A computed fold for an 82-nucleotide RNA from Ereboglobus luteus, annotated as Fluoride riboswitch aptamer (crcB RNA motif). Lineage of the source: Bacteria > Pseudomonadati > Opitutales > Opitutaceae > Ereboglobus.
[in-house]
RNA sequence: CAACACAACGGCAAUGGAUUUCUGCCGCCCCUUUACGGGGAAACCGCCGGUCGCGAGACUUGCUGAUGAUUCCUACUUGGUG
Numbered sequence: 001c002a003a004c005a006c007a008a009c010g011g012c013a014a015u016g017g018a019u020u021u022c023u024g025c026c027g028c029c030c031c032u033u034u035a036c037g038g039g040g041a042a043a044c045c046g047c048c049g050g051u052c053g054c055g056a057g058a059c060u061u062g063c064u065g066a067u068g069a070u071u072c073c074u075a076c077u078u079g080g081u082g
Stems, first nucleotide, its partner, number of pairs: 009027005016073003020069001022068001028040004032035001046063002049060004
């Protein structure tokens, strides 16, 4: 100096918020006034059918879910009661 692995920490896992001795994934770059600073990248962005297309893929109809998973709140929806 480079690569790999582990730990800690930060971020992400198709609709909001919180929670957790939980799971998986990403973790680099630039700038300055050097700060719990600013900007960018990565992880991430569901499914069925139909049409077009050599293909990659594009267009379109329809469907499920506020969780990656646990426990809740809120919004939406259904039923009952007052």